[in-house]
Annotation: Model confidence (mean pLDDT): 76 of 100. Predicted 3D model of a 153-nucleotide RNA (c-di-AMP riboswitch aptamer (ydaO/yuaA leader)) from Nocardioides currus.
């Protein structure tokens, strides 16, 4: 840390025999009721989950759009340039948050990834479904708490 304890097969590190082995715990999806919405009309944009991992500025790269100017011919198409937009990528600087191993506080350090659902989810009883793995010895001070040992009565 949810990451745990039993029982049962089996050589087992595997597996739960119709669904579902039993308790827990941990996440998720679902009612009322409650929150949110709610002049109209177009137009852009998908949304959520797990997690501490979100948001901003800024640098390059950049598919592809679409615009102007030139050439060329098959006259609507190709090619050069020119400036703009721009999915996405890699790096850079902050950031909400999170970690530093009893607690608070201060300093200081570090982290601020990843992956899932697939157009669909506000909360939510019942129900439903899904997990139940690992990895470490982790800064300094002050202050409490708690274990532990000694020593006297």
């Nucleotide at each position: 840390g949810a990451c745990c304890c039993c029982c049962c097969g089996u050589c087992g590190u595997c597996g739960g025999c119709c669904c579902c082995g039993g308790a827990g715990c941990c996440g998720g999806g679902g009612a009322a009721c409650c929150a949110c919405g709610u002049c109209c009309c177009a137009c852009u944009u998908g949304g959520g989950g797990u997690g501490a991992a979100u948001c901003g500025c800024g640098u390059c790269c950049g598919a592809g759009g679409a615009c102007a100017u030139g050439u060329g011919c098959c006259u609507g198409c190709a090619c050069a340039u020119g400036a703009c937009c721009g999915a996405g990528g890699a790096g850079g600087c902050g950031u909400a948050g999170g970690g530093c191993a009893u607690g608070u506080c201060g300093u200081g350090c570090c982290c601020g990834a990843a992956c899932c659902c697939g157009u669909c989810a506000g909360c939510u009883c019942a129900c439903c479904c899904g997990g139940u793995a690992g990895a470490c010895g982790u800064a300094c001070g002050a202050c409490a708490c708690a274990a532990g040992g000694g020593a006297g009565a």
Of the family's consensus pairs, 90% are formed in the model.